[in-house]
RNA sequence: GAUAGAGGCGCGGUGUUUAUGAGUAUCCCGUGGAGAGGCAUCUGGGAAGCGGGCCAAAGGAAACAUCGCCGAAGGGGCCGGACCGGCGGGUUCAGUCAGCUGGGCCUGCAGUGAAGAAUUGCAGGACUGUCGCCGUCAGGGCAUGACGGCGGAGAGCUAUC
Numbered sequence: 001g002a003u004a005g006a007g008g009c010g011c012g013g014u015g016u017u018u019a020u021g022a023g024u025a026u027c028c029c030g031u032g033g034a035g036a037g038g039c040a041u042c043u044g045g046g047a048a049g050c051g052g053g054c055c056a057a058a059g060g061a062a063a064c065a066u067c068g069c070c071g072a073a074g075g076g077g078c079c080g081g082a083c084c085g086g087c088g089g090g091u092u093c094a095g096u097c098a099g100c101u102g103g104g105c106c107u108g109c110a111g112u113g114a115a116g117a118a119u120u121g122c123a124g125g126a127c128u129g130u131c132g133c134c135g136u137c138a139g140g141g142c143a144u145g146a147c148g149g150c151g152g153a154g155a156g157c158u159a160u161c
Stems, first nucleotide, its partner, number of pairs: 001161005008070001010069009027053005035042002038087002073101002077097001079095001081093002083090002102128002105125008130152009
């Protein structure tokens, strides 16, 4: 340098179904009688509120199937681009740059979100895989294995060439 692997509630994509969203928004009727909205604007050709009728969707979630994999992936920050929007704005999409994170789980705070779901950031906790060092045992020594302790990070670790 090349090839092939390992960690496990392992990572990501796609499709189907289901629940949630929600009896919400929109629309229609009645009542009501001047407000609603961040602004722009809308409104006596009837605002807010109240009652009734019909009644969604998206993102996100779970299960199943399938595909690609083990920096799998996250996608935080800057930058400009596309898209949506009347503006403000947008956790809408992909890209560049360098940075962080071994992996999943739990807890707290803050943000997004309808949400007790999930996710992002920060902090903490134990668990787990891997390598290094130390100690004990298997024994007389090396290697190796088991247990325990401390520490590191995937640009790592193992095997073969």